[in-house]
Context: one part of a larger RNA
RNA sequence: GAACGAACGCUGGCGGCGUGCUUAACACAUGCAAGUCGAACGCGAACGGUUUCUUCGGAAACCUAGUAGAGUGGCGCACGGGUGAGUAACGCGUAAGUUAUCUCCCCCGACAUCUGGAAUAACUCACCGAAAGGUGUGCUAAUACCGGAUACCCCGGUUUACCGGGGAAGGUGGCCUCUUCUUGAAAGCUACCGUGUCGGGAUGAGCUUGCGUACCAUUAGCUUGUUGGUGGGGUAAUGGCCUACCAAGGCGACGAUGGUUAGCGGGUCUGAGAGGAUGAUCCGCCACACUGGAACUGAAACACGGACCAGACUCCUACGGGAGGCAGCAGUGAGGAAUAUUGCGCAAUGGGGGAAACCCUGACGCAGCGACGCCGCGUGGAUGAUGAAGGCCUUCGGGUCGUAAAAUCCUGUCAGAAGGAAAGAAAUGUAUGGUGGUUAAUACCCAUCAUAUUUGACGGUGCCUUCAAAGGAAGCACCGGCUAACUCCGUGCCAGCAGCCGCGGUAAUACGGAGGGUGCAAGCGUUGUUC
Numbered sequence: 001g002a003a004c005g006a007a008c009g010c011u012g013g014c015g016g017c018g019u020g021c022u023u024a025a026c027a028c029a030u031g032c033a034a035g036u037c038g039a040a041c042g043c044g045a046a047c048g049g050u051u052u053c054u055u056c057g058g059a060a061a062c063c064u065a066g067u068a069g070a071g072u073g074g075c076g077c078a079c080g081g082g083u084g085a086g087u088a089a090c091g092c093g094u095a096a097g098u099u100a101u102c103u104c105c106c107c108c109g110a111c112a113u114c115u116g117g118a119a120u121a122a123c124u125c126a127c128c129g130a131a132a133g134g135u136g137u138g139c140u141a142a143u144a145c146c147g148g149a150u151a152c153c154c155c156g157g158u159u160u161a162c163c164g165g166g167g168a169a170g171g172u173g174g175c176c177u178c179u180u181c182u183u184g185a186a187a188g189c190u191a192c193c194g195u196g197u198c199g200g201g202a203u204g205a206g207c208u209u210g211c212g213u214a215c216c217a218u219u220a221g222c223u224u225g226u227u228g229g230u231g232g233g234g235u236a237a238u239g240g241c242c243u244a245c246c247a248a249g250g251c252g253a254c255g256a257u258g259g260u261u262a263g264c265g266g267g268u269c270u271g272a273g274a275g276g277a278u279g280a281u282c283c284g285c286c287a288c289a290c291u292g293g294a295a296c297u298g299a300a301a302c303a304c305g306g307a308c309c310a311g312a313c314u315c316c317u318a319c320g321g322g323a324g325g326c327a328g329c330a331g332u333g334a335g336g337a338a339u340a341u342u343g344c345g346c347a348a349u350g351g352g353g354g355a356a357a358c359c360c361u362g363a364c365g366c367a368g369c370g371a372c373g374c375c376g377c378g379u380g381g382a383u384g385a386u387g388a389a390g391g392c393c394u395u396c397g398g399g400u401c402g403u404a405a406a407a408u409c410c411u412g413u414c415a416g417a418a419g420g421a422a423a424g425a426a427a428u429g430u431a432u433g434g435u436g437g438u439u440a441a442u443a444c445c446c447a448u449c450a451u452a453u454u455u456g457a458c459g460g461u462g463c464c465u466u467c468a469a470a471g472g473a474a475g476c477a478c479c480g481g482c483u484a485a486c487u488c489c490g491u492g493c494c495a496g497c498a499g500c501c502g503c504g505g506u507a508a509u510a511c512g513g514a515g516g517g518u519g520c521a522a523g524c525g526u527u528g529u530u531c
Stems, first nucleotide, its partner, number of pairs: 001531004006527005013377006019370002021335001026333003030330003035075003040072002043069001048063006082288003091213008101205002106201008114148004123138001125136004152167006170193006179186003214260003221251003226248008263285004267278004290311004313324004341367001343366003349363001350361004380410004390401004414472001416467005424458001429453009475520005480501003486515005496503002
């Protein structure tokens, strides 16, 4: 000199864009942060209203409404969001391999979607419990579950002819051309969405390997599933990954083993560069989710807001027993020099579910707080000498603050008031019309085009116009040398200053005050850290 997720002191007008628990991976009140689908399925209220009856207490029917709701089932919950405790490691980075592998949803192509059955939740009834919750009886549905057939793939056997095992589900809309029956319907046809299998793609992931990846030798030897082989098991898959047996190997001064510290990279800061330091925000990867462990489901987890066991802690309890996990967004306590709102909205972008409308989304978009940072703007402009008053200095002549003020004439940025007023919105849906496809069809459906209509949290915000008014807007540090900037008074080795040299013991440009000056400026200094 530059930099900072900074803090502290004094001061503080506005805006834009960023950014904000670096400490206790400490403990957490409260609210929200993951749901959705009735076009998979069965069931199904109430408040209220109307009518009728009434013993005036009430009862029934209809509407509310096949709505709310819980339940079965499907998909999602493995994404998104947080944190950096652990990890010196194939964890990360880079370059390869996988003839040793998997991949839900999505895309392309092909084939198929036939036929039966038994349950169960919800619900009813009975019961246990303070609660959390649970038990039994009876009924019922499905794209839930289980048989049979088919498929052409996998596995095993194998004489390569073959044998054995495993594997499918329907739903919605429309129609009557064919078949059936009588109208208009289905067991029929058709469109769309699904389901099963195979082949391929895309995406994502697993595993393996070369090289690189902190400090300590005041850590020198380490190792028994250890190193390798064979058989077996396990996995999507290789492998001591596991197991039985056999052999005695394997690593190490090119630093093994042990210890300490640490998430890694793109990047960031500095520097002419080489390098050094660093890893906040944003992006990629990894690890973790109160602590430890082992699993289930699933395409994928050994799963932050799932389940089980143990532990610590907190809470409820009828003392028998139960409940919980903010390192999600806000917020609280504590710690600390120190770090924000218990805000608005799904309008946009993106994600989940759904055919769609739509629902959910503390992701996200916005707003609030903080000069925390960067950038921009303003605090007025011109004229104005009796060089006013006043302060300070003085050699008492004067000098200086100083065109500075006053005064006169202007301007209107920002802030203030009033009025007007965007873009961010394109879609989707609906209505009408057109074209094309499908089809038996001019139904339906799909694709596409045109017109109309529909959607804004921010926010009456940006922006524009008008009004009024110099009115509301300057400080901080320094002035001995380094280092730009000097005098007076007070003090008297005291009080104090200080980054280094050093000042102060009676004329201190170095302490304190004043006047003056210098530097930066909505900031200026100090402290800390890095180069």